RNA sequence: CCAGAUGGUCGGGCGGUCGCGUCGUCUUCGGACGCCGAGGAAAGUCCGGGCUCCACGGUGACAAGGCGGUGGGUAACGCCCACCGGGAGCGAUCCCAGGGAUAGCGCCACAGAAAGCAAACCUCCUCCCUCCGGGGCGGGAAGGGUGAAAGGGUGGGGUAAGAGCCCACCGCGGACCUGGCGACAGGGACGGCAUGGCAAGCCCCGCCUGGAGCAAGACCGAAUAGGGACCCCGCGCCGGCCUCGCGUCGGAUAGGCCGUCACUGGCCGAGAGGGUCCGGGUAGGUCGCGAGAGCCGUCCAGCAAUGGCCGGCCUAGAGGAAUGAUCGUCGCCGCGUCUUCGGACGCGGAACAGAACCCGGCUUACAGAUCAUCUGGUCCA
Numbered sequence: 001c002c003a004g005a006u007g008g009u010c011g012g013g014c015g016g017u018c019g020c021g022u023c024g025u026c027u028u029c030g031g032a033c034g035c036c037g038a039g040g041a042a043a044g045u046c047c048g049g050g051c052u053c054c055a056c057g058g059u060g061a062c063a064a065g066g067c068g069g070u071g072g073g074u075a076a077c078g079c080c081c082a083c084c085g086g087g088a089g090c091g092a093u094c095c096c097a098g099g100g101a102u103a104g105c106g107c108c109a110c111a112g113a114a115a116g117c118a119a120a121c122c123u124c125c126u127c128c129c130u131c132c133g134g135g136g137c138g139g140g141a142a143g144g145g146u147g148a149a150a151g152g153g154u155g156g157g158g159u160a161a162g163a164g165c166c167c168a169c170c171g172c173g174g175a176c177c178u179g180g181c182g183a184c185a186g187g188g189a190c191g192g193c194a195u196g197g198c199a200a201g202c203c204c205c206g207c208c209u210g211g212a213g214c215a216a217g218a219c220c221g222a223a224u225a226g227g228g229a230c231c232c233c234g235c236g237c238c239g240g241c242c243u244c245g246c247g248u249c250g251g252a253u254a255g256g257c258c259g260u261c262a263c264u265g266g267c268c269g270a271g272a273g274g275g276u277c278c279g280g281g282u283a284g285g286u287c288g289c290g291a292g293a294g295c296c297g298u299c300c301a302g303c304a305a306u307g308g309c310c311g312g313c314c315u316a317g318a319g320g321a322a323u324g325a326u327c328g329u330c331g332c333c334g335c336g337u338c339u340u341c342g343g344a345c346g347c348g349g350a351a352c353a354g355a356a357c358c359c360g361g362c363u364u365a366c367a368g369a370u371c372a373u374c375u376g377g378u379c380c381a
Base pairs, nucleotide, nucleotide: 001377002376003375004374005373006372007371008370009369010368012330013329014328015327016326017325018324020037021036023034024033025032026031039352043363044362046361047360048359049358050357051213052212053211054210064209065208066207067206068205069083070082071081072080073079084098085096086095087094088093099204100203104202105201106198107197108196121144122143124139125138127136128135129134152170153169154168155167156166157165171193172191173190176187177186178185179184217287218286219285220284227278228277229276230275231274232273233271237251238250239249240248241247255268256267257266258265294313295312296311297310299308300307301306332349333348334347335346336345337344338343
């Protein structure tokens, strides 16, 4: 220098003018002044919590949902760190939904003879037949072919041809020894090799989980309508009972209801007024609401995630919602012209997006700038 890998940081600076919002002070109620005023994702609302209300005696079981190598971190997690195993890459490094396939069930497309149970399409071999093309009874599963996958792999021996039939190495299996907290790794013997894969198919095992969400919820609380108590006013036909009362029970009338009218039938049945007070709810208001699992810095413990001590700081908040516009200048990028090659001038450009109870994660979007560590290659000293 080129090509990459990983982890961070920033995401325009300063000033002028005009404007917006909360809060504070003043006010002649018009406003003036002052402080502060978005993000790394404020986003998606996908996980985990705080907080609030509801439910809930304890324990266990079942159901449903989720999670799944080991150890650690954390308030907690499906997050993070370290390690293990598998895979990709020359490498830095990256990826993994990474418990169980002799508990049981199910599935394995297409192709292929055959897809789980041992079977044989071509080929190979002995024997027999032959019209010499081949055919038949057997043996075998090495070779070919199909497939993601065909009952260990490579080499040698062996055989009619073959086969773990035998041997060496590799793989595999269940024990043993050694190391490690552990996942697991290493080792020397033994076993002739045995029932392939899929559990983001049902399932089995282990662990976790009450529900709803700031429109949670708490407090204050009108007007109007409705509810209750009391007072005033007003009305009361007949009968029974008695506690003698606007009591109660039964019936009748005026009247009302069964959509309307007629008939018939059924039901209800004498408050329809004024006033005072009480309680619930609504509109509205206040709180919840930002001093917090907070931010910055030094040091300490730890490989790290993270934790701890000390010091400093206060940093938006509201209601359907302010955080903007413009000019100058500096910096960055692109293009053009000029150039004394140092630059000068002109024009243009600068992302994704945007708080609404809060926090920890994950995921997604993002013009560009920049830092650190590392890898591969090339060149120079």
Description: The RNA shown here (Bacterial RNase P class A) has 381 nucleotides. Its Rfam family is "Bacterial RNase P class A". Its family is annotated with tRNA processing, dimeric ribonuclease P complex and ribonuclease P activity in the Gene Ontology. The family's RNA type in Rfam is ribozyme. It was read from a public genome assembly, where an Rfam model found it. The model forms 97% of the base pairs in the Rfam consensus. Model confidence (mean pLDDT): 75 of 100.